[in-house]
RNA sequence: GCCAGUAUAGCUCAAUGGUAGAGCGACCGCUUCGUAAGCGGUAGGUUGCGGGUUCGAAUCCCGCUACUGGCU
Repeated sequence: GCCAGUAUAGCUCAAUGGUAGAGCGACCGCUUCGUAAGCGGUAGGUUGCGGGUUCGAAUCCCGCUACUGGCU
């Protein structure tokens, strides 16, 4: 330099153009003499950044950034 992939909650990951979710973690409660475990609940998101298409975009298109892999 060229090609491909990835970027979503604190972490690991879902979501086939139509209300952004789960597990773990955090917090509150129940339970216990107490702790852990268990059970119930709550909070937590500008879907990497900027544009475009569309009635509607995490999803499709373009550019940029970061990371990973391959080729030279």
Model confidence (mean pLDDT): 82 of 100. This is a predicted structure of a 72-nucleotide RNA (transfer RNA) from a Pseudomonadota bacterium. It matches the Rfam family "tRNA".